The RNA shown here (FMN riboswitch aptamer (RFN element)) has 140 nucleotides and comes from Heyndrickxia ginsengihumi. Its Rfam family is "FMN riboswitch aptamer (RFN element)". Gene Ontology term of the family: FMN binding. Its mean pLDDT, the model's own confidence on a scale to 100, is 77.

RNA sequence: AUAAUUCUUCGGGGCUGGGUGAAAUUCCCGACCGGCGGUGAUGAGAAUAUCUCUAAGCCCGUGACCCACGUCUAUUUGAUGUGGUGGAUUUGGUGAAAAACCAAAGCCGACAGUGAAAGUCUGGAUGGGAGAAGAAUAGG
Numbered sequence: 001a002u003a004a005u006u007c008u009u010c011g012g013g014g015c016u017g018g019g020u021g022a023a024a025u026u027c028c029c030g031a032c033c034g035g036c037g038g039u040g041a042u043g044a045g046a047a048u049a050u051c052u053c054u055a056a057g058c059c060c061g062u063g064a065c066c067c068a069c070g071u072c073u074a075u076u077u078g079a080u081g082u083g084g085u086g087g088a089u090u091u092g093g094u095g096a097a098a099a100a101c102c103a104a105a106g107c108c109g110a111c112a113g114u115g116a117a118a119g120u121c122u123g124g125a126u127g128g129g130a131g132a133a134g135a136a137u138a139g140g
Base pairs, nucleotide, nucleotide: 004137005136006135007134008133009132010131017029018028019027031120032119033109034108035062036061037060038059043053044052045051046050057107058106066084067083068082069081070080071079072078089105090104091103092102093101111123112122113121
């Protein structure tokens, strides 16, 4: 320095205001929000070997929900593994090069519930989780 095993902690944001109506944070006008890892032509710092921090909701991948199957426990169920499904971007500028920079205009958002259709309310969820940080162990 790298990998393995075990443990601990952490690990998601958002309808202000107005309209209609018997009823809507669900419709309409308008407002607001953007998990995690990677990449990267960002920016900054340190000192020139390079290193550190930082930089994408819609580029790649991934998680939650849902579905199928297997295993264990059980025979309601619960745990666990594998697989499937899994939204959305253009234009202009700069430039050698733009999916990432600058500007503008767009677009997207599980399931169940509801006095009325939900990215934002309530619920499964004091759950799960991509992953992040730290500690320990023995060996190569």